[in-house]
This is a predicted structure of a 71-nucleotide RNA (transfer RNA) from Candidatus Aenigmarchaeota archaeon ex4484_224. Its Rfam family is "tRNA". From the family's description: Transfer RNA (tRNA) molecules are approximately 80 nucleotides in length. By type it is a transfer RNA.
RNA sequence: GGGCCCGUAGUCUAGUGGUAGGACGCUGCCCUCACGCGGCAGAGACCCCGGUUCAACUCCGGGCGGGCCCA
Numbered sequence: 001g002g003g004c005c006c007g008u009a010g011u012c013u014a015g016u017g018g019u020a021g022g023a024c025g026c027u028g029c030c031c032u033c034a035c036g037c038g039g040c041a042g043a044g045a046c047c048c049c050g051g052u053u054c055a056a057c058u059c060c061g062g063g064c065g066g067g068c069c070c071a
Stems, first nucleotide, its partner, number of pairs: 001070007010024004018054001026042005047063005
């Protein structure tokens, strides 16, 4: 330098045009003599810019970051 793939809560991930879901972690309450376990509830995310569209995490272009391969 070229090709391909990926980027979603603190972490791991589902979702590929129409309400952003799950697990772990975190917070509160219940339970317990207390801690832990367990139960209930809650907060928390679409890498950035532009385009297409009635509507974009999703499609297109550019950038940034990461991974693999080639040179």